Annotation
Predicted 3D model of a 542-nucleotide part of an RNA (small-subunit ribosomal RNA, 5' domain) from an uncultured bacterium. Rfam family: Bacterial small subunit ribosomal RNA. RNAcentral holds the full RNA, with entries from ENA. The prediction has a mean pLDDT of 82.
Context: one part of a larger RNA
């Protein structure tokens, strides 16, 4: 000097940061990933209109059924649940940093370009009937739709095969021609008016779908180099090292396997510790120490193992198996995973609210309105840190009183107080009152698309409307010095001295050392010094 600090005494306000470092110990409760009806079958409920009929003498009441609107919950399907958020257990290298390579690769959504989207089929949920179980959850039979699933057609490309040409750092790459070879697709929503009795067809816009090429971003793999301690760890290794062939992978490779050879490594192997980096702290620097918040990478998700789905996972709030633990049970069987946000118990010297809102930024889905979002934005708590402000200012001497000291003359506290005149920051009360935002929508015009002044898209102008924080910040007025100072030290190092008490006792102490009757070193007091809403102590690093 520094700190994610703790402890002691003290504590006025504001801004910005920051806050489970220990048990990767166990968890009650709520929330943290959904969305799309413009993919699909369907449709509870509610509202409206008509209304046979019934009751009644009638007014009127009830009302099967039909139509119109509304459209919940569940289901099939699509996209997203691999991001965002948390933590640092493991990992000394399948990691990270820096620099290369991939002629050994993959890539959903997004952007650009080219080509296409023809014609069929059979199911399974939901639903209905029956039925098992305490529950979790099922079983059988039957019906049904699709952008779900499966054949067929076509084939610009692509892939495979054959023959050439050019090029490169090896394996090899690029490209031309031929080819009876292989393999695609899905529709939805608007508008128009031509045809049609109608169903619908046609044109067009837009969102999607399929094949191919390119881009962007992402990701896999490989190499070089740097990256702790211990030799009281000196030898280690049999898929081990290499080859041939095969399998597997998006891809190279002992990645796996069969056979062959006998190699391979050397601070190896083993042990201990540890996530790495940008950075942070310190220091004149060199260096040393460190990796909390923020950012990038990696790893993990009760413990261990495994795959499925998918563009992407070996998947935190998916699945399966085993284990430990907790809970439910009708004892047959089931359910769960806060190292998400709050919160709770425990352990600890020690670390916060079971808060508000999606208004902003960002993300997912959707054509959009919008929905979801404990990401995030806010507020709260903690002097935990940094910064700023205040606790008043000016005048005021017979230098009051009191305290303390005294050589008894006086000195000191001390312009300090009182007193006089002012000021009004912050706090208090009362008014006004934001920035953060004009998103989406409506109207009009122009341009594009088009047969079109529809529709749709883009741009411009006008119109209203959306704020959690918050009646907060800020500002105006009011009153009044009123509400706001402590902590440590005073022998030397080290700024600051006397008295009293104690008497090697009680005690102090970072080091040297003080204390045994005149203690500037213990304890108290007065005074002084240093910092100041803090001041000291302890711990740790330089």
């Nucleotide at each position: 000097a520094a700190c994610g600090a703790a402890c002691g005494c003290u504590g006025g306000c504001a801004g910005c940061g920051u806050g489970g470092a220990u048990g990767a110990g166990g968890c009650a409760u709520g929330c943290a990933a959904g969305u799309c009806g413009a993919g699909c079958g369907g449709g509870a409920u509610c509202g409206g209109u008509g209304g046979a009929u019934u009751a009644g003498c009638a007014a009127u009441a009830a009302g099967a059924c039909a139509c119109c609107g509304u459209g919940a919950g569940a289901g099939c399907g699509g996209c997203g649940g691999a991001a965002g958020g948390g933590c640092g257990a493991g990992u000394a290298a399948u990691g990270c940093g820096u620099g290369a390579g991939u002629a050994a690769g993959c890539u959903a959504c997004c952007c650009c370009u080219c080509a296409g989207c023809c014609g069929g089929g059979g199911a399974c949920a939901a639903c209905g009937u029956u039925u098992g179980g305490a529950a979790a959850c099922g079983a059988a039979c039957g019906c049904u739709a699709a952008u779900a699933c499966c054949g067929g057609a076509u084939g610009u490309g692509a892939c495979g095969g054959a023959a050439g040409a050019c090029c490169g750092c090896a394996u090899g790459g690029u490209u031309u021609u031929c080819u009876u070879g292989u393999g695609a697709a899905a529709g939805g929503c608007g508008g128009g008016g031509c045809c049609g009795c109608a169903a619908g067809g046609c044109c067009u816009g837009u969102c999607g779908c399929u094949g191919a090429g390119g881009g962007a971003g992402g990701u896999g793999c490989u190499c070089a180099u740097g990256u702790g301690c211990c030799a009281u760890c000196a030898g280690u290794u049999a898929g081990u090292u290499g080859g041939u062939g095969a399998g597997g992978u998006a891809a190279c490779g002992g990645c796996u396997c069969a056979c062959c050879a006998a190699g391979a490594c050397u601070u190896a192997c083993g042990g201990c510790u540890a996530g790495g980096u940008g950075g942070a702290c310190u220091g004149a620097g060199a260096g040393g120490u460190u990796g909390g918040u923020c950012a990038c990478c990696c790893g993990c998700a009760c413990u261990g193992g495994g795959a499925c789905u998918g563009a992407g996972a070996u998947a935190c709030u998916g699945c399966c198996c085993a284990g430990a633990c907790u809970c439910c049970u009708a004892c047959g069987g089931g359910a769960g995973g806060c190292u998400g946000c709050a919160g709770u118990c425990g352990a600890g010297g020690a670390u916060c609210a079971u808060u508000u809102g999606c208004a902003a930024u960002g993300g997912g889905c959707g054509a959009a309105a919008g929905c979801c979002u404990g990401a995030c934005a806010a507020u709260g708590c903690g002097a935990c840190g940094c910064u700023g402000c205040g606790u008043g200012g000016a005048g005021g001497a017979u230098g009051a009183a009191g305290g303390c000291c005294u050589u008894c003359g006086g000195g000191u506290u001390g312009u300090a107080a009182a007193c006089u005149c002012c000021u009004g920051u912050c706090a208090u009360g009362a008014g006004g009152g934001a920035c953060a935002a004009g998103a989406c929508g409506g109207c009009a015009a122009a341009c594009g698309c088009u047969a079109a002044c529809a529709c749709c898209g883009u741009u411009u102008g006008c119109c209203a409307c959306g704020g959690a924080u918050g009646g907060u910040a800020c500002u105006u007025c009011a009153a009044g010095a009123g509400g706001a100072a402590g902590a440590g030290a005073c022998g030397g190092c080290u700024a600051a001295c006397u008295c009293u008490g104690u008497g090697c006792c009680a005690g102090c102490a970072g080091c040297c050392g003080c204390g045994g009757u005149a203690a500037u070193a213990c304890a108290g007091a007065g005074g002084u010094c240093u910092c100041g809403a803090g001041c000291g102590u302890u711990g740790u690093u330089c």